[in-house]
Large-subunit ribosomal RNA, half B from a Patescibacteria group bacterium, 1207 nucleotides, folded computationally. It matches the Rfam family "Bacterial large subunit ribosomal RNA".
Context: one part of a larger RNA
C1' cells in the first nucleotide's frame, strides 16, 4: 500500500461531467386510506398512517359415535426486553421535461438506445391456360394445393386533431397524329472490268418498331414551398399599397427545440448563487405536416432537471477482519535486452545527454518502497500527406454485360376482304391566244361511220378549265364527219405507236384486320410401360388455343441489377483559390545563364495589287508661345521658340532622322533549286546567313529584294481521307496494297501532347512508405502578444512629469494568436479536473521606504523585498468567466499549455442513432444531440523515500560520550482592548509610535478528559441443527443481528510551535569631507535601515576517505567486549533498534487491584402459563497495573598483542 468487507461523532451531497458508488429509510404479511391526469382499462403496493413476539381465557369452523384432535380470529386479560416480519430473504419515494405508444428485437468480444419491429394508415403491383414476386443456366421451384376480406412491394408507425400550395424539373403511368430513328425491304442512278452477255461493287427516293421528341394525367411519387420599396394623429410596428420574380412562394400547428450561428438571446419561475432545467417571448442562421405535424394517459436498465428521505460522496478522515504484498520453506514463467564501468547542474549537440565540455557530488553490496527520466515496454501510427497502391459503396463519369423490351427472318401452314404499290391488257384523259371547236406526240392517210340504225330530242352515269369531253338507255328513222378553206408553232375523219394523268379487271407483292385448322403449346379422358402410381412418357380419343405464343438468330432501345477501371501536376502539408504553353520587362549581382503562388503587361494575329511586301525618289514629327472669318481648349493656316517627348497595327524593350517614321510612281523576291560558316539547346526543337545557279522587280547605275524595325501570333509521333507525268511488289499484265513529297484535320491550352472513349464518396475500411509533410509538444524567430525606458503635444482651475499621457523613437521577455517544418509518424497520448509539487518576479497580502492634487482615515504612485500565505460555493466538460458569501489578500507566468508505466475520463477525436444543413446519390458539417474497452498482480537502470550488510577510519582491540564541516526544518496573519475617542479635524470621523489579549490556518507530539473503533470481553434477541429429553449450552446464518465496550491506535480531543536577539545589507535616511576653496552622504572614512541574507531555534550529521575529539577498559588472559541461540516487546516487512537470559519478573500461568459487562448456573419460593423474587452488585472477562519463579530462557562460537631496521 492493493482487493473484498464491517463501524463512525458533528454536518448531511458541502464530492463529482452526473448522488457514481455504497448505505439507510421502507419491505409483494394485516388493517385504514389513496392525489393530478385518463384512451374510464388505468395510474395505485400511489403517495401515507397503524398493527406484528410471548402466555392464559374465550369463540368459529372442519374432521370423529365420542374422547379428543386441527385449523383460525371480530374479543377480553396478563409477561419480558432498548428493541418482537427481532437473524435470513425481500419495491426507496415524489414533482417535471425530451423522445419512442405499448410487450419484443439489436452491434457473440467497449454502443441496448431517442436505432430496428409492431398493430394501424396509406400507394403501387398482381383476375392465376406458369398471378405479381422471388430462386435458378435450364428442367424446376417457393408464393400456394392460395384467388383481391388474397398475394408481394414502398413509405409511415397505437391511439386523438390533422395532413394545406406546387406537375415546371426528374420519376411513374396513358395517348398515339406529326418529326426523328435499327436490322431489313427498295432500287432511281453510278462505278470497275468486259467485244458483248456479264459478272462484282456503290447506291437516292421510299416502306420500316419500340423508343426519344411530343400530347396529358399522377405528391401518403424523387422533390419544391420568394425579394425589394414605401406607408397609421409620439415614437414602434404595419392591416394596407407599389414592384420584380417563380411551377408555387411554407397554410394548420409549433418554435433559441435531439433542429437557434450571433447565444450564458430577452422576460418569468426555482437556488445565498442556476452557460443546465421548466414556462413564456418569436429575429425559425437552417422547424412543419405519412422522408408525417401537434398533442398524448399507459410503459422505459432511455435522456434530462428538482425535492424528501438517506447515507465515508465530501468537510477528512479514523480504527477494525479477511485475502495478498513482507520474511521463511517447495515449485518456478514473461515481455525485455548495441553495449554496460548506468549521478546532479549549466552548456554543447539532428534544437530536451547516464555516456560530450567544464563544474560538483560520490567507499563497496544488498533489501523494502514510489513512479520524475530511461523522449520506458507493447503494435513497421488508425490521424496527416505520399503512391500514375487495394478495396467497399454511390450516380445524369466511361466502357462493357445480364435482365427487360422492339422489329426483321426461321420454326411457319390456308383463306377472305381492304388498303398500298408494281407489271400486263382494256378504257378514257389533254382547254393560252387564233380558229366552227377542248388541236397531248409523232408516223401513216383520202376516205370512215351509219337500217347490226345518222341527224335531233328526252331520262341519266363519270368527269370538268363550266364552254364542254367521254358513255348507258330510250324515242327517231337517214344522214354525220373528215379532205378543201381559215387559224395556227402544229389541222383535224380514220388507223398504228406512244407520253401524261386516271380508272376497270387479272397477275405479283407489301401492310393491316378477320377466319380455318394441321404444326407448336396447353387441358381432359382411356390403355400400356406398370405393380398398391394425382408423377412421368407413349397410343389414342375429346376439347381449349393457335400460325399468335414460345425458342434461335439478326438488330435498336432502356439498362448501378452486374462487372471492369478512371476521376491531373504544382502547392511554405494537404483540401479551397490560383496556376500550367509562348513573348517583353524588372528581380538578374555590368558576358550568357538564374529561382519564387517575386513585382508588371501581353499573345492564340494581322496586313495583298489603291499594301502594313519590294524597289526608286521625295519629306520630317510633337509639344509651347503669339497672330488669325464662323472657330470654341483642341479642326485649317501664318510667325517664333524648343528639338525627338511625335511615329513605327498591338505589349513592353531595344532600335530607329542616312531614318525602320511620312507620301508619291512602278510593281509581286509574301520566288524555284541549294548552302560555306556560325549561334542556341541534354535531346527533340528553335534561329542567323556569305555565296552559287535559275528567273523576275525597281532603278540611268551602283545595287536593292528569298515578306513585314526586331523579338510572340503555337502543337512532337500516331491514325485516316486529299494532291503528284514519283516509287516498290508475292511468276507477269491489271487491281488492290504500301511507300516518298507536298498541303489540311487536335483551346492534344494539364499546350513534350498516357486513351478513339472516364465522375464521386468511406467515420466500414485495408497495404506500403514518410518526421522528405501536417495536427501536441519541443526548437529557431518575436509581426502579433506582454512589460520597461526616452522625448513630452496635451489633460490635470494655474502647473507637462500627485495622476493620466498622444504622435514618435530604442529596448526587454518568450505566458497569446502566428511565421518555419529542424529532432520524433519500426507512435513524444491530446483538453480540463484530482493528487503532489518546484521555480521565477514584472509583488496580490503582510515587511521597509520615496512623492502626493498626503490635514486624519482611506487612497494613488513609484523603489527595495520571493519569508510565508493567497477561501468555500451556484452554473458550465471546460479553463476562462459571470455569479453568492467571506477574507489580510483571493497574485501573474513557467515547468513536454508540470504532473495518465500517479488517478479520472465530463469535453475533444473510430465503429450506432437522430435533428438542422449541404449533397441527384454514397455521404459530408471548428454545427448540434443520446451511447461508446484508458493495457503491465511483478520496475532492470537512474532519480527519490527508508532500512540493513560488508570494508574502511595511523598494522592494538573495545565500550561509552561528544564537536559539527555540512544538510533540512520552521519563517504566516488577523482581530479585539489599552495609550486615546487623544494628535488631526468644522464636523464627520480618526492615527502613527509603544503595550497587551484572543483567533484563524499550518505544523509537531500525545490518549488524562470528549469523541471513534476495537471481529477470541460482557449481555440481549430470532431462525435452526446438535449435545437423548427438560433446563443449560455449542455451531450455523456478514461479527447471524442488536445494546455497551478495557488497553491499543486515533481526532473532531489535549499540549506545545512559530517569540525574540545579534550581524551584514536593499530601497531610503544621514555624518564629516575633498577632487572642485563653494556645494556635495562619497571620492577615502564613519553610522541609521526590512518578514528577504548570516546566526542564535529543532532534527539528521565524521563514508566530514579531510574518515575529529574525549573518558573509561582489557595486556597473554579464551581477557575487555561482542555474536549466534533462547524469552520477549508501546522495535519491527526482513536485517535492524530495545528489554531480559536463573546473580533472572523476559514471556507465559497464578494471585490481587483497575476497569468492562449489569444480577450467572443451580436451588427455593410465588403464579394456570409466558414469566416474577431470593440467594446477589452476581457471574464473567483480551491486550492494563502490582505481585509472584509454578513453567520456558538450554547450550556454543569470535575475540587484539605481527615482522624487520634504527635509536
Nucleotide at each position: 500500500c492493493c482487493c473484498u468487507c464491517g463501524u463512525u461523532u458533528a454536518g448531511g451531497a458541502a464530492c463529482u461531467c452526473g448522488g457514481c458508488a455504497a448505505u439507510a429509510c421502507a419491505g409483494u404479511g394485516g388493517c385504514c386510506g389513496u392525489a393530478c391526469c385518463u384512451u374510464c382499462g388505468g395510474u395505485a403496493u400511489a403517495u401515507g398512517g397503524c398493527c406484528u413476539a410471548c402466555c392464559c381465557c374465550g369463540g368459529u369452523u372442519u374432521c370423529g359415535c365420542a374422547a379428543g384432535a386441527a385449523a383460525c380470529c371480530a374479543g377480553g386479560g396478563g409477561u419480558c426486553a432498548a428493541a418482537g416480519u427481532u437473524a435470513a430473504u425481500g419495491a426507496u419515494u415524489u414533482c417535471a421535461a425530451g423522445c419512442g405508444a405499448c410487450u419484443g428485437u439489436u452491434u457473440a468480444c467497449c454502443a441496448a438506445a431517442a436505432a430496428c419491429u409492431u398493430a394501424g394508415g396509406u400507394c403501387c403491383c398482381u383476375g392465376c391456360u406458369c398471378a405479381a414476386g422471388c430462386c435458378g443456366a435450364a428442367a424446376g421451384g417457393c408464393u400456394a394445393u392460395g384467388u383481391a376480406u388474397a398475394g408481394g412491394g414502398g413509405c409511415u408507425g397505437a391511439u386523438g386533431c390533422c395532413u394545406g400550395g406546387c406537375c415546371a424539373g426528374u420519376g411513374u403511368c396513358a395517348g398515339a397524329a406529326c418529326g426523328u430513328u435499327a436490322a431489313g425491304g427498295g432500287g432511281a442512278g453510278g462505278u470497275g472490268u468486259g467485244a458483248a452477255a456479264g459478272c462484282a461493287c456503290c447506291g437516292a427516293a421510299c416502306c420500316g418498331a419500340a423508343g426519344c421528341g411530343c400530347u396529358g394525367a399522377u405528391g401518403a411519387a424523387c422533390g419544391c414551398c420568394g425579394g425589394c420599396c414605401g406607408u397609421a394623429a409620439c415614437u414602434a410596428u404595419a392591416a394596407c399599397g407599389g414592384u420584380c420574380c417563380u411551377a408555387a412562394g411554407g397554410u394548420a400547428g409549433c418554435g433559441a427545440a435531439a433542429u437557434u450561428c450571433c447565444u450564458u438571446g430577452u422576460c418569468g419561475g426555482g437556488u445565498a448563487a442556476g452557460u443546465u432545467c421548466c414556462g413564456a417571448c418569436c429575429u425559425g442562421c437552417a422547424c412543419g405536416a405519412a422522408u408525417g405535424g401537434c398533442a398524448u394517459a399507459a410503459c422505459g436498465a432511455c435522456u434530462u432537471g428538482a425535492a424528501a428521505a438517506c447515507u465515508c460522496u465530501c468537510u477528512c478522515a479514523a480504527c477494525g477482519a479477511g485475502g495478498g504484498a513482507c520474511u521463511c520453506g517447495g515449485c518456478g514463467a514473461a515481455a525485455u535486452u548495441a553495449c554496460a564501468a548506468g549521478a546532479c547542474g549549466a552548456g554543447u549537440a539532428a534544437a530536451g545527454a547516464u555516456g560530450c565540455u567544464c563544474g560538483u557530488u560520490u567507499c563497496c553490496c544488498g533489501c523494502g518502497g514510489c513512479u520524475g527520466g530511461a523522449c520506458g515496454a507493447a503494435a513497421a501510427g488508425a490521424c496527416c500527406c505520399c503512391g500514375u497502391g487495394a478495396a467497399g459503396c454511390u450516380u445524369u463519369a466511361c466502357u462493357a454485360c445480364a435482365a427487360c423490351u422492339u422489329g426483321g427472318c426461321a420454326u411457319u401452314g390456308a383463306a377472305u376482304u381492304a388498303a398500298g404499290u408494281g407489271u400486263g391488257c382494256g378504257u378514257u384523259u389533254g382547254c393560252u391566244u387564233a380558229g366552227c371547236a377542248u388541236a397531248g406526240g409523232u408516223g401513216g392517210g383520202a376516205g370512215a361511220c351509219u337500217a347490226c340504225g345518222a341527224a335531233a330530242c328526252c331520262c341519266u352515269g363519270c368527269u370538268u378549265u363550266c364552254g364542254g369531253g367521254c358513255g348507258g338507255g330510250g324515242u327517231g328513222g337517214a344522214g354525220u364527219c373528215a379532205c378543201c378553206a381559215a387559224u395556227g408553232a402544229a389541222a383535224u375523219a380514220c388507223c398504228a405507236c406512244u407520253c401524261u394523268a386516271a380508272u376497270u379487271u387479272a397477275c405479283g407483292u407489301u401492310u393491316a384486320a378477320u377466319u380455318c385448322u394441321a404444326a407448336c403449346u396447353c387441358u381432359c379422358g382411356a390403355c400400356c410401360u406398370u405393380a398398391u402410381a394425382u408423377c412421368a412418357g407413349g397410343u389414342u380419343g375429346a376439347g381449349a388455343a393457335g400460325a399468335c405464343a414460345g425458342u434461335g438468330u439478326c438488330u435498336g432501345g432502356c439498362g448501378g441489377g452486374u462487372a471492369g477501371u478512371u476521376u491531373g501536376a504544382c502547392u511554405g502539408g494537404g483540401g479551397c483559390g490560383g496556376u500550367c504553353g509562348c513573348c517583353u520587362c524588372c528581380u538578374a549581382a555590368a558576358a550568357u545563364g538564374u529561382a519564387a503562388c517575386g513585382g508588371a503587361g501581353g499573345c492564340g494575329u494581322u496586313u495583298a495589287c489603291u499594301a502594313a511586301g519590294g524597289u526608286u525618289g521625295g519629306c520630317u514629327a510633337g509639344g509651347c508661345u503669339g497672330g488669325u472669318u464662323u472657330g470654341g481648349a483642341a479642326a485649317u493656316c501664318c510667325a517664333g521658340c524648343u528639338g525627338a517627348u511625335a511615329g513605327c497595327g498591338c505589349a513592353a524593350a531595344g532600335g530607329c532622322a542616312u531614318a525602320a517614321g511620312c507620301c508619291a510612281g512602278c510593281u509581286u523576291u509574301a520566288c524555284u533549286g541549294c548552302a560555306a560558316g556560325a549561334c542556341u539547346g541534354a535531346c527533340a526543337a528553335g534561329u542567323c546567313g556569305c555565296g552559287c545557279a535559275g528567273u523576275u522587280a525597281c532603278g540611268a547605275a551602283a545595287g536593292u529584294a528569298g515578306a513585314a524595325c526586331u523579338u510572340a501570333g503555337u502543337g512532337a509521333u500516331c491514325c485516316g481521307a486529299c494532291u503528284u507525268u514519283c516509287g516498290a511488289u508475292u511468276g507477269u499484265a491489271g487491281g488492290a496494297u504500301c511507300g516518298a513529297a507536298g498541303a489540311a484535320g487536335c483551346u492534344c491550352a494539364u499546350c513534350g501532347g498516357a486513351u478513339a472513349a472516364a465522375a464521386g464518396u468511406u467515420a466500414c475500411u485495408c497495404c506500403g512508405g514518410g518526421g522528405a509533410u501536417a495536427a501536441c509538444a519541443g526548437g529557431c524567430u518575436g509581426a502579433u502578444c506582454g512589460g520597461a525606458u526616452c522625448c513630452a503635444a496635451g489633460a490635470g482651475u494655474c502647473c507637462a512629469c500627485a495622476u493620466c499621457g498622444a504622435c514618435g523613437a530604442u529596448c526587454c521577455g518568450g505566458u497569446u494568436u502566428g511565421g518555419c517544418a529542424c529532432c520524433u509518424c519500426g507512435a513524444u497520448g491530446u483538453c480540463g479536473g484530482c493528487u503532489c509539487a518546484u521555480c521565477g518576479c514584472a509583488u496580490c497580502c503582510u515587511g521597509g521606504g520615496g512623492g502626493u492634487g498626503g490635514a486624519g482615515a482611506a487612497g494613488c504612485u513609484c523603489c527595495c523585498a520571493a519569508g510565508g500565505g493567497u477561501u468555500u460555493g451556484g452554473c458550465u466538460g471546460u479553463u476562462c468567466g459571470c455569479c453568492a458569501a467571506u477574507u489580510a489578500a483571493a497574485g501573474c507566468g513557467g515547468u513536454a499549455c508540470g504532473u495518465g508505466a500517479g488517478c479520472u475520463g465530463g469535453g475533444u477525436u473510430c465503429a450506432g442513432a437522430a435533428c438542422g444543413u449541404c449533397g441527384u446519390g454514397a455521404g459530408a458539417c471548428a454545427g448540434u444531440u443520446c451511447g461508446g474497452u484508458c493495457u503491465c498482480c511483478u520496475a532492470u537502470c537512474u532519480a527519490c523515500c527508508g532500512u540493513g550488510g560488508g570494508c574502511g577510519u595511523c598494522u592494538g582491540g573495545a565500550a561509552a560520550c561528544u564537536u559539527g564541516c555540512g544538510a533540512a526544518g520552521a519563517c504566516u496573519u488577523u482581530u479585539c482592548c489599552c495609550u486615546a475617542g487623544u494628535a488631526c479635524g468644522a464636523g464627520a470621523g480618526g492615527a502613527c509610535c509603544g503595550g497587551g489579549a484572543a483567533a484563524a490556518a499550518c505544523g509537531a507530539a500525545c490518549c488524562u478528559c470528549u469523541a471513534g473503533u476495537c471481529u477470541a470481553u460482557g449481555a440481549g434477541c430470532u431462525g435452526u441443527u446438535c449435545u437423548g429429553c427438560c433446563a443449560a449450552g455449542a455451531g450455523c446464518a456478514u461479527u447471524g443481528u442488536u445494546c455497551a465496550g478495557u488497553a491499543g491506535c486515533u481526532a473532531c480531543g489535549u499540549u506545545c510551535g512559530g517569540c525574540g536577539a545579534g550581524g551584514a545589507u536593499a530601497a531610503a535616511c544621514g555624518c564629516u569631507g575633498a577632487a572642485a576653496g563653494c556645494a556635495u552622504a562619497u571620492a577615502a572614512g564613519c553610522g541609521u535601515g526590512a518578514a528577504a541574507c548570516c546566526u542564535c531555534c529543532u532534527u539528521c550529521a565524521a563514508g566530514a576517505u579531510u574518515a575529529g575529539g574525549u573518558u573509561u577498559c582489557c595486556u597473554u588472559a579464551u581477557u575487555a567486549g561482542c555474536c549466534g541461540c533462547c524469552u520477549g516487546g508501546a522495535a519491527g516487512a526482513u536485517g535492524a533498534c530495545c528489554a531480559g537470559g536463573u546473580u533472572a519478573a523476559u514471556a507465559g500461568g497464578u494471585g490481587g487491584c483497575a476497569g468492562g459487562u449489569g444480577u450467572a448456573a443451580g436451588a427455593u419460593c410465588c403464579g394456570c402459563a409466558a414469566g416474577g423474587a431470593u440467594u446477589u452488585a452476581a457471574g464473567c472477562c483480551a491486550a492494563g497495573c502490582c505481585a509472584u519463579a509454578c513453567u520456558a530462557a538450554u547450550c556454543g562460537g569470535c575475540g587484539a598483542u605481527u615482522u624487520c631496521c634504527g635509536a

The source organism's lineage runs through Bacteria and Bacteria candidate phyla.